[in-house]
Context: one part of a larger RNA
RNA sequence: GAGUAGCGAUAAAGGGAGUGAAAAGCUCCCUCGCCGAAAACCCAAGGUUUCCUGCGCAACGUUCAUCGGCGCAGGGUGAGUCGGCCCCUAAGGUGAGGCAGAGAUGCGUAGCUGAUGGGAAACGGGUUAAAAUUCCCGUACUUUUGUUUACUGCGAUGUGGGGACGGAGAAGGUUAGGUGGGCCGGGUGUUGGAUGUCCCGGUUUAAGUGUGUAGGCAGAUCCCUUAGGCAAAUCCGGGGGGUUAAUGCUGAGGCAUGAUGACGGUGCUCCAUUGGAGCCGAAGUCACUGAUACCAAGCUUCCAAGAAAAGCCACUAAGCUUCAGGUAAACGAAAACCGUACCGCAAACCGACACAGGUGGGUAGGAUGAGAAUUCUAAGGCGCUU
Numbered sequence: 001g002a003g004u005a006g007c008g009a010u011a012a013a014g015g016g017a018g019u020g021a022a023a024a025g026c027u028c029c030c031u032c033g034c035c036g037a038a039a040a041c042c043c044a045a046g047g048u049u050u051c052c053u054g055c056g057c058a059a060c061g062u063u064c065a066u067c068g069g070c071g072c073a074g075g076g077u078g079a080g081u082c083g084g085c086c087c088c089u090a091a092g093g094u095g096a097g098g099c100a101g102a103g104a105u106g107c108g109u110a111g112c113u114g115a116u117g118g119g120a121a122a123c124g125g126g127u128u129a130a131a132a133u134u135c136c137c138g139u140a141c142u143u144u145u146g147u148u149u150a151c152u153g154c155g156a157u158g159u160g161g162g163g164a165c166g167g168a169g170a171a172g173g174u175u176a177g178g179u180g181g182g183c184c185g186g187g188u189g190u191u192g193g194a195u196g197u198c199c200c201g202g203u204u205u206a207a208g209u210g211u212g213u214a215g216g217c218a219g220a221u222c223c224c225u226u227a228g229g230c231a232a233a234u235c236c237g238g239g240g241g242g243u244u245a246a247u248g249c250u251g252a253g254g255c256a257u258g259a260u261g262a263c264g265g266u267g268c269u270c271c272a273u274u275g276g277a278g279c280c281g282a283a284g285u286c287a288c289u290g291a292u293a294c295c296a297a298g299c300u301u302c303c304a305a306g307a308a309a310a311g312c313c314a315c316u317a318a319g320c321u322u323c324a325g326g327u328a329a330a331c332g333a334a335a336a337c338c339g340u341a342c343c344g345c346a347a348a349c350c351g352a353c354a355c356a357g358g359u360g361g362g363u364a365g366g367a368u369g370a371g372a373a374u375u376c377u378a379a380g381g382c383g384c385u386u
Stems, first nucleotide, its partner, number of pairs: 013031006032383004040363004046343002050341001051075006060068002080141002082339003086119003092113003098107003122139005142335011153320002158315004166302004172295003177289005182203006188196001204262002208257004215250004219244008228236002263284001265280001267279005303306001349358002365377003
């Protein structure tokens, strides 16, 4: 220079009470304003204790601070079913043998590895200062294994089926959700009206189990035969014949049960400073509307013709056939290890900062409307640290 520029979105504050040495900024209450396909909620990545409680205010916070993502101390993350690990493979990587090269090394078959994909199973309520599909209560389910009983041709790294898949479009059936009536609880006051065709609030309940619907797909079954499926096959495929109009598979939702339960109050009692503990607990139904969700990996159509492997089912080979193994039921046992706090369109991630930038997925109330646009608003969250 200079008490100058600046104090980082013009969404906005005002009042009362409390605490305290001190309050525009902290806590509680009332009023006002802003977002509401977000400035709300749930995950992934990344961060790594920032979470909760007590104490504190030097520094950090663009001001103050009794406050804090700050300092100190203590506490906090509970799983057979969520995700990983596990089984399986894709691109890619690696690579026994092999090929090339003087070599180093390069390429590459089988194999191994490798999820962003395929593969068993859980929901509702309650609870903590801080965790919950993990704890507790209630009601379930899955896989492996053991014993017993009954019946019995079992057996794979091989073979076949299945898993198993593109784009676009259209119609139907449903549900989530929403709206209104009814029902339940409460109110009815200060001038005009008002016991009513008035006002306010509520009307919530899962997985599983049983039934097998709207629909979708395939004709079904038996016998004979067989140059195919690298060997075999009763399996799959090819060929021939008989019987028959139904049968089988799949499938949302609904209904019943789950539930004589849970939830549901401005209710009652007690302790009390916010607040906490106990007791009892009403209605909980019908209609309309209605998805981008489910049936659906469906249907129709088009050409550019749209992963693989395992789990699973069937078949036999070697082999075993009083065993072992397989099927069914009952009763037992086991289900280890790792993650789980908190932020997560952000003051906690990436940007040197508490930075108007960047950051993948899911949820999607009401009025207006074609709409996830727009404007207003609910739940919820904020008023952007002078």
The prediction has a mean pLDDT of 82. Large-subunit ribosomal RNA, domain III from an Acidimicrobiales bacterium, 386 nucleotides, folded computationally. The RNAcentral record of the full RNA draws on ENA. The organism belongs to Acidimicrobiales, within Bacteria.